Predicted 3D model of a 73-nucleotide RNA (transfer RNA) from a bacterium. It matches the Rfam family "tRNA". From the family's description: Transfer RNA (tRNA) molecules are approximately 80 nucleotides in length.
RNA sequence: GCCCUUGUAGUUCAAUGGAUCAGAACAGUUCCGUCCUAAGGAAUAGAUGUAGGUUCGAUUCCUGCCGGGGGCA
Numbered sequence: 001g002c003c004c005u006u007g008u009a010g011u012u013c014a015a016u017g018g019a020u021c022a023g024a025a026c027a028g029u030u031c032c033g034u035c036c037u038a039a040g041g042a043a044u045a046g047a048u049g050u051a052g053g054u055u056c057g058a059u060u061c062c063u064g065c066c067g068g069g070g071g072c073a
Base pairs, nucleotide, nucleotide: 001072002071003070004069005068006067007066010026011025012024013023028044029043030042031041032040049065050064051063052062053061
């Protein structure tokens, strides 16, 4: 340099034939609980790498860039 692949809550993973409120577990916060701590219970906040394009509508399709992984040279 070229090619392939991948990027979603703090972490690990879902969702995609383009339209539902983008869900779950653990972690966090608040409350209950307890003499205290824990177990357990209830509630709650939090995410689509970035910039464009297509579309009535994009996490999903297309392009550039950025980051990770792999291959060729």
Model confidence (mean pLDDT): 81 of 100.